[in-house]
RNA sequence: GGGCUUGUAGCUCAAUGGCAGAGCAGUCGGCUCAUAACCGACCGGUUCCAGGUUCGAAUCCUGGCGGGCCCA
Repeated sequence: GGGCUUGUAGCUCAAUGGCAGAGCAGUCGGCUCAUAACCGACCGGUUCCAGGUUCGAAUCCUGGCGGGCCCA
């Protein structure tokens, strides 16, 4: 330098172009003599950035940036 792939909550990951979710973590409560486990609730997002297509984009397209793999 080139090709492929990937980027969503603190972490691991979902989401058919039509309400952004789960588990774990965190906080509070229940249970217990107490802790853990278990149960319930709550909290947590500029979906990497900028454009484009569309009535509507996390999703499709283009460019950029970061990560991974490969080629030179």
Molecule: transfer RNA
Organism: Anaerolineales bacterium